The part of an RNA shown here (large-subunit ribosomal RNA, domain IV) has 341 nucleotides and comes from a Candidatus Pacearchaeota archaeon. Rfam family: Archaeal large subunit ribosomal RNA. On this family, see Yusupov et al., Science 2001: "Crystal structure of the ribosome at 5.5 A resolution". Gene Ontology terms of the family: structural constituent of ribosome and ribosome. It was read from a public genome assembly.

[in-house]
Context: one part of a larger RNA
RNA sequence: CCGACUAAGGGAAUUCGGCAAGUUAGCCCUGUAGCUUCGGCUGAAGGGGUGUCUAUCUUUGUGCCUUGUUUCGAAAGAAGUAAGGUGCAUUGAUAGAUCUCAGUGACAAGGACGGCCCGACUGUUUACCAAAAACGUAGCCACGUGCUAAUCCGAAAGGACUUGUAUACGUGGUGAGACCUGCCCAGUGGUGGUGUCUGAAACUCCUUUCCAAGGGAGCUAAGGCCCAUCAAACGGCGGGGGUAACUAUGACCCUCUUAAGGUAGCGUAAUGCCUUGUCGUCUGAAUGGCGACGUGCAUGAAUGGUUUAACGAGGUUGUCACUGUCCCUAGUCGGGGCCUU
Numbered sequence: 001c002c003g004a005c006u007a008a009g010g011g012a013a014u015u016c017g018g019c020a021a022g023u024u025a026g027c028c029c030u031g032u033a034g035c036u037u038c039g040g041c042u043g044a045a046g047g048g049g050u051g052u053c054u055a056u057c058u059u060u061g062u063g064c065c066u067u068g069u070u071u072c073g074a075a076a077g078a079a080g081u082a083a084g085g086u087g088c089a090u091u092g093a094u095a096g097a098u099c100u101c102a103g104u105g106a107c108a109a110g111g112a113c114g115g116c117c118c119g120a121c122u123g124u125u126u127a128c129c130a131a132a133a134a135c136g137u138a139g140c141c142a143c144g145u146g147c148u149a150a151u152c153c154g155a156a157a158g159g160a161c162u163u164g165u166a167u168a169c170g171u172g173g174u175g176a177g178a179c180c181u182g183c184c185c186a187g188u189g190g191u192g193g194u195g196u197c198u199g200a201a202a203c204u205c206c207u208u209u210c211c212a213a214g215g216g217a218g219c220u221a222a223g224g225c226c227c228a229u230c231a232a233a234c235g236g237c238g239g240g241g242g243u244a245a246c247u248a249u250g251a252c253c254c255u256c257u258u259a260a261g262g263u264a265g266c267g268u269a270a271u272g273c274c275u276u277g278u279c280g281u282c283u284g285a286a287u288g289g290c291g292a293c294g295u296g297c298a299u300g301a302a303u304g305g306u307u308u309a310a311c312g313a314g315g316u317u318g319u320c321a322c323u324g325u326c327c328c329u330a331g332u333c334g335g336g337g338c339c340u341u
Stems, first nucleotide, its partner, number of pairs: 001335007009327002013325001018322001026050005034041002037176001051098007060089013099103001111320007118312002123135002139174007151160003177307004182237003187234002189230005195225001197224002203218005238256005265299001266296001277293006
């Protein structure tokens, strides 16, 4: 050094952090707050018991004996069934006794409970440094598609979806449930429509000297222009000045300006620079946790917003129990190394 074990008293004082170790543990009985989607969390938490022997009662199986009874049989007897007794095995209960420090005596075998964040959940992932809050998911929404469908593979033949048919298939977004999802079509994009507008070639007509090349005019599709519409399409969602009989604040008014000026919510946040914001609370003490406040550098509604029981080898912060993590080290066992040979 590696592996294992034990420590009086204290008990997280250690440390970024209880990392590691320890505590708990099976079965039976009892008991169980609060939340809840009423299923659950739940083995919540907490408390008691557990070996062996004897006695009594008892469950089940089985053997024998006695008694009653049913069927068959003329009878003898056979088969079945009920009760009692008894033997063996077995289940549970009660009481008494008994031994050890210790009775699930070894092995095996949950530590528990709160607050908050994220993700609903089981699931999937970086084979060999990341298992997660990432991906997926059911649910929700939009768009395309009427079947010789749309989409995809292939040069084609042909094939997948599919021997399916809009309660279907494909593409994209969001991500259980609950309550909701505001305003903006100016920009980019999608869809629809319309016309004395624009708009190529072909075609028609004209044309310099017959021909040719060339030139000019007419007609015209998509597209453009124009007009609508669509934001669970990409996205976006202001500034200045004044004002109430203390002060402060500003329901209110004026003004510039935009397509519209951020609604409900939430908010110092996994988002807040200033910032260790301010107040309360937890501590002896907290750049910490939780609860509030809101002037939000730069929150905000399917790029989803806010909540939420259950779940999580997720993150963070407390409490109890427990301990060599520590005070503060010591000892034992096995192995390696070292030294001598």

Description:
The prediction has a mean pLDDT of 84.